[in-house]
RNA sequence: GGCCGCCGGAUGGUCGCGAUCCGACCGGGCGACCGGUCAGGUUGAGGAAAGUCCGAGCUCCACAGCGCAAGGUAGCGGGUAACGCCCGCCCGCCGCGAGGCGAGGACGAGCGCCACAGUGACGAUGCCGAGCCAGGCCUUCGGCCUGGCUCAGGAGUGAAACGAGGCAAGCUCUACCUGGAGCAAGGCCAAGUAGGAGGGCGCAACCCGGUUCGCCGGGGGAGAGGCGCGCUGCCCAGCCCUCGGGUCGGCCGCACGAGCCGGCGGGCAACCGCCGGCCUCAGAUGGAUGGCCAUCCCCGCGAGCGAUCGCGGGACAGAACUCGGCUUACAGGCGGCCU
Numbered sequence: 001g002g003c004c005g006c007c008g009g010a011u012g013g014u015c016g017c018g019a020u021c022c023g024a025c026c027g028g029g030c031g032a033c034c035g036g037u038c039a040g041g042u043u044g045a046g047g048a049a050a051g052u053c054c055g056a057g058c059u060c061c062a063c064a065g066c067g068c069a070a071g072g073u074a075g076c077g078g079g080u081a082a083c084g085c086c087c088g089c090c091c092g093c094c095g096c097g098a099g100g101c102g103a104g105g106a107c108g109a110g111c112g113c114c115a116c117a118g119u120g121a122c123g124a125u126g127c128c129g130a131g132c133c134a135g136g137c138c139u140u141c142g143g144c145c146u147g148g149c150u151c152a153g154g155a156g157u158g159a160a161a162c163g164a165g166g167c168a169a170g171c172u173c174u175a176c177c178u179g180g181a182g183c184a185a186g187g188c189c190a191a192g193u194a195g196g197a198g199g200g201c202g203c204a205a206c207c208c209g210g211u212u213c214g215c216c217g218g219g220g221g222a223g224a225g226g227c228g229c230g231c232u233g234c235c236c237a238g239c240c241c242u243c244g245g246g247u248c249g250g251c252c253g254c255a256c257g258a259g260c261c262g263g264c265g266g267g268c269a270a271c272c273g274c275c276g277g278c279c280u281c282a283g284a285u286g287g288a289u290g291g292c293c294a295u296c297c298c299c300g301c302g303a304g305c306g307a308u309c310g311c312g313g314g315a316c317a318g319a320a321c322u323c324g325g326c327u328u329a330c331a332g333g334c335g336g337c338c339u
Stems, first nucleotide, its partner, number of pairs: 001338007009296007017044005023038006046316001050327002053325005058182004070178005075089005090104001091102004105173002110171002112167003122163001127154002129151010186252004192247001196243006206219005225235003259278008297314007
C1' cells in the first nucleotide's frame, strides 16, 4: 500500500423518562375500554436506526385470454422469498503488484451520428499509377506534353478509408420481468341522533258493507295520542321492541422473526441442511431511550530527567409495520491474509 472481518467507550452509584409484569388502593366512561397513586421485578437505538434508491413479506382494491403501449433488466453459471443484491468463472480496461473497475445481447433490419485532419466518414476518387480516346511536338519504330473518360493498384490523412466500416452512455431490435395503492394499509368492538328493514300495540262519535248480533272490514280523524308536564295553542299520525349499515369513541394491526447464538456436515464461494440452546431484537403516537458523580480506557496540549500530574476532548447520527440489499455519513481502534 491492497483486501476481508470486527468494535464503535467500560463498570458502579444517583436522579429522571418510556414500556411491561405482579400486588394494594382509587378514579373516568352507557359501554368498548382508559387513567392515577404507592411498593417491587424486568427491560429500553444503530452500524448505519439516515437517503427512501431497488427487492420482498403483510393488507385492501382490481383481475377472462391475447396483443399494443409504458417502465425496467442484459457475458455464462450459481445463491436467494425476491432483487437492479451477493458469489464463482470468462472477456475487456487500469495498476510494477496485492488488486480495482466494467454503461460486457444485437449495427448480417431500418433511421440517425461519425469532431480534427483528409478527395472522400458511406454520397466516393483530389494526387501518383494503369487502360482507352482526342489534340500538339519530335525524322520513323516509338517517345514526350496537354485534356477527357474509365479502373480502384499505390501514397497520404484519420480512431476508422469502401469492408457485412464504427457508435445502441442515440432512436431501435431481441429475450426476459412488471396490476394498483400503501400500516393514515387494513381489521374488530361500538353510543346518541337521523334515516332503513321486520314485528307488536293503538285509532271514538259518525257513515257504508257484512254478521253466527258477540262484533268484523273499509272510510273517517275527535276524546285518547304527539309537541318534556299543566292551561292555551298547534299537529294527524304515533308509540314500543328487535335487527342491520355507518358516525363519536375504543382496541388491534405492533414486536417470535426469510430471528439470534453455538456445534456438526455439504459447497471454491455466495449460501444451504441437521442438531442443541435463547427471547438477550425496544415499541413511543407531541413521540421514552437522558443528566450528574466516581474510577478506568483512548486522543491532543502543557509541566517534569522520570514514575507521574494538570487541562481539554471522545465521531457520524438517532427507531415508528417488518425484513433482504444498495448508497451516503463517521473521531478513534482491533484482528487476519496479501503486495

Predicted 3D model of a 339-nucleotide RNA (Bacterial RNase P class A) from a soil metagenome. The sequence is in RNAcentral, with records from MGnify.